[in-house]
Molecule: transfer RNA
Organism: Chloroflexota bacterium
């Protein structure tokens, strides 16, 4: 340099054109309890790496770009 993959909540990930974007762990509050870091319930937290485009509609498709990884000379 060229090719390919990944980028969604603090962390690990799901979501493959249409419903207020979800799960587990973690966090906060409450309940329970002799106590609890165990169990149960609830809540907060992300507009999806960025910009532009296609579409009635984009996390999802396309282009460029940024970051990380793999392959190759």
């Nucleotide at each position: 340099g060229c090719g390919c993959c990944u980028g969604u909540a603090g962390c690990u990930c799901a979501g493959c054109g249409g419903a207020u974007a979800g799960a587990g762990c973690g966090g906060u509050g409450g309940c329970c309890u002799c106590c609890g870091g165990a169990g149960c319930c609830a809540c907060a937290g992300g507009c999806c790496g960025g910009u532009g485009g296609u579409u009635c509609g984009a996390a999802u498709c396309c282009a460029c770009u940024c970051a990380g990884g793999c392959g190759u000379a």